This is a predicted structure of a 79-nucleotide RNA (c-di-GMP-I-GGC riboswitch aptamer) from a Desulfuromonadales bacterium.

[in-house]
RNA sequence: AAAGAAAAAGCCAAACCUGUUGUAAAGCAGGCACGGAAAACCUUGGAUCCGCUGAAAACGGAUAGCCGGGCUGCCUUAU
Numbered sequence: 001a002a003a004g005a006a007a008a009a010g011c012c013a014a015a016c017c018u019g020u021u022g023u024a025a026a027g028c029a030g031g032c033a034c035g036g037a038a039a040a041c042c043u044u045g046g047a048u049c050c051g052c053u054g055a056a057a058a059c060g061g062a063u064a065g066c067c068g069g070g071c072u073g074c075c076u077u078a079u
Base pairs, nucleotide, nucleotide: 001079002077003076004075011036012035016031017030018029019028020027021026034065041070042069044068045067046066047063048062049061050060051059
C1' cells in the first nucleotide's frame, strides 16, 4: 500500500423493560445482549417515517444500527 479469511486487546450496543424529554417520528440515562471491522463523525444524494393538509405538493423535523457518498481511525496479515 491493499485486504477483512481466521483470531484477538479494547470498543459500540438492537429488540424488550424502567425513568425522562418531545404533538409525533424519535432523543437521552440505566438494565440487558440481537448484532457490528467503522454500529466513530457529517443529512450531501436516495429511501422510509413524523408534524402540517380533506388529499397532495411545499415547508419543518427523525433515522448515520436503511442504502450510497465524504472524512478520520483500531486490530490482524491468508496478500

The coordinates come from a structure-prediction model, not an experiment, and the mean pLDDT is 83. The sequence was found by an Rfam model in a public genome assembly.